[in-house]
RNA sequence: GGCGGCUAGGGUUCCGGCCUUUUCGUAAGGCGACUGGUCCGAGAGCUGCCGCUCGGAUGGGAGACAUCCGUCCGAGUGCACGGCGGGAUAAAAGCCCGGGAGA
Numbered sequence: 001g002g003c004g005g006c007u008a009g010g011g012u013u014c015c016g017g018c019c020u021u022u023u024c025g026u027a028a029g030g031c032g033a034c035u036g037g038u039c040c041g042a043g044a045g046c047u048g049c050c051g052c053u054c055g056g057a058u059g060g061g062a063g064a065c066a067u068c069c070g071u072c073c074g075a076g077u078g079c080a081c082g083g084c085g086g087g088a089u090a091a092a093a094g095c096c097c098g099g100g101a102g103a
Stems, first nucleotide, its partner, number of pairs: 001050006009040002014037002016034001017031005051077010079099001081102001085097003
């Protein structure tokens, strides 16, 4: 650096829930001012795998070192305050614009 799983968070297409009407039907309309299932979901959240860097061991290239191509093991992969506004989807958001503007 990439991808996956999840979470905080988010809304309301679908399911469920609630309300009303009713010809009582497996119906219609309304409500996310319904904890929910599905769904969306983090650069600055968690986690796994891959990648990358370094070190060690080892195989090969005729070959002690160096260098090149592999395999295995270990370590590392830092820091990070943040709008307004806009965009997607049914809709919203810590999603995307965006590690952007700014600080």